[in-house]
Context: one part of a larger RNA
RNA sequence: CUGGGCGUAAAGGGCGCGUAGGCGGUUUGGUCAGUCAGAGGUGAAAGCUUCGAGCUUAACUCGGAAAUUGCCUUUGAAACUGCCAGACUUGAGUGCUUCAAGGGAUAGUGGAAUUCCUGGUGUAGCGGUGAAAUGCGUAGAUAUCAGGGAGAACACCGGUGGCGAAGGCGGCUAUCUGGGGAGCAACUGACGCUGAGGCGCGAAAGCUAGGGGAGCGAACAGGAUUAGAUACCCUGGUAGUCCUAGCUGUAAACGAUGAGUACUAGGUGUUGGGCUUUUAAGCUCGGUGCCGGCGCAAACGCAUUAAGUACUCCGCCUGGGGACUACGGUCGCAAGAUUGAAACUC
Numbered sequence: 001c002u003g004g005g006c007g008u009a010a011a012g013g014g015c016g017c018g019u020a021g022g023c024g025g026u027u028u029g030g031u032c033a034g035u036c037a038g039a040g041g042u043g044a045a046a047g048c049u050u051c052g053a054g055c056u057u058a059a060c061u062c063g064g065a066a067a068u069u070g071c072c073u074u075u076g077a078a079a080c081u082g083c084c085a086g087a088c089u090u091g092a093g094u095g096c097u098u099c100a101a102g103g104g105a106u107a108g109u110g111g112a113a114u115u116c117c118u119g120g121u122g123u124a125g126c127g128g129u130g131a132a133a134u135g136c137g138u139a140g141a142u143a144u145c146a147g148g149g150a151g152a153a154c155a156c157c158g159g160u161g162g163c164g165a166a167g168g169c170g171g172c173u174a175u176c177u178g179g180g181g182a183g184c185a186a187c188u189g190a191c192g193c194u195g196a197g198g199c200g201c202g203a204a205a206g207c208u209a210g211g212g213g214a215g216c217g218a219a220c221a222g223g224a225u226u227a228g229a230u231a232c233c234c235u236g237g238u239a240g241u242c243c244u245a246g247c248u249g250u251a252a253a254c255g256a257u258g259a260g261u262a263c264u265a266g267g268u269g270u271u272g273g274g275c276u277u278u279u280a281a282g283c284u285c286g287g288u289g290c291c292g293g294c295g296c297a298a299a300c301g302c303a304u305u306a307a308g309u310a311c312u313c314c315g316c317c318u319g320g321g322g323a324c325u326a327c328g329g330u331c332g333c334a335a336g337a338u339u340g341a342a343a344c345u346c
Base pairs, nucleotide, nucleotide: 003318004317005316006315007300008299012314014201015200016199017198021194022193023192025088026087027086028085029084030083031082033081034080035077036076037075038074039073040072041071042070049065050064051063052062053061054060091191092188093187094186095184096183097182098181099180103177104176105175106174107173108172109171110154114150115149116148117147118146119145120144121143125136126135162169163168206247207246208245209244210243211242215241216240220236221235222234223233258313259312260311261310262309263308266291267290268289269288270287271286272285273284274283275282276281295302296301319346320345321344328339329338330337331336
C1' cells in the first nucleotide's frame, strides 16, 4: 500500500454555522457523457506464460500462439448514473392552531445566612482539635437584643425531571430574543444530507485595564503532628473567586460512543403534546431512564436513545519509549496553544 479498525486495547474533531467537494426522493420524455456490446487501428523487439522444434540432455537457441488488463476511431443498445425539459408530494421548508421549559441578554427586586459597624444587656472566658497550641478577650470578647452597611450565593420545591449544538443553565419580576414538541394539511415543490479549508461559540484556571471584595481561599506566616512534614489537621491570609471591556482556546470539553436516513421482539417507569372513551384505562407522536430478545462483541456488555442490519459524508488510528517533545510555520501581551518529526532504544 491492498486492507482492517476507532465505548474500555492505538483511534470520534470540545460544539455549531457553512464554502468547495462527495452523496441524494417519486415519475414522464429526450440525449448518449459515464456504462455495455460488435468491428477496425495501435499497444516495438526481447523477456514472462503456453504449444512445438534444434544442439546427445539441460541451460541455451528458433518458430507459432497467448498476454500486453491500455489508448484511439467507428457502428450500435438505452436499463442504471449524469445532463436537458416537464410533472409529483412522502424528504425539507413555510403557514395556521396550540403547548412545555433553570435556553440566552439587559434592568430591577426579595428573604435566610455570613461578616463588619453603632448602641443596650452581661462577665470571664471564647475558639479550635484525636488531644492541643498559635489566635481572639477585662481597652469588655464569646453569648443575646435592636439598628445600620457590604458582598456573594439562591435552602425547601428539586426529581435517572426540564432546557440548550456543546460549554452550560436554578430566588422573583419586567423587557428584548433563540430553539423545540404536538395537531391541521392551506402553500412552496427536492429547495435535502454531510462538510476539507473558513467563520463563530467554548468550563475552570490564567492574562490586560478599571471597579468590587462578605464568605471561601493557591502562595505565604504561625501552631500542631512527625524521625523529618516544604503535607494531611488548626489559627490567620494575598492573588483569585464577583462586575465591565478585551485576550486566552484548553479539560476525564465523557455517553471515553461524529452527523444524517431507513429497517429490526418486547416489558416497565417518567416527561411534553394529541386522540379515543370514560374516570379507569387504551392508542399515538416527541424526549428521558431501567430491564431484556434476535443480532453483535475478545470479554465486559450494547440491545428502536444500538456497540444490530445497511447506505452517504467528515474526522481519526497503524507497536512501546523518545514525544501532548525538538526544529520550523501560524496564533497569543505573556503563560502558552496548534501543527508536529528524527537519531537512539526495547
A computed fold for a 346-nucleotide part of an RNA from a metagenome, annotated as small-subunit ribosomal RNA, central domain. The RNAcentral record of the full RNA draws on SILVA. Rfam family: Bacterial small subunit ribosomal RNA. Its family is annotated with structural constituent of ribosome and ribosome in the Gene Ontology. Its mean pLDDT, the model's own confidence on a scale to 100, is 89.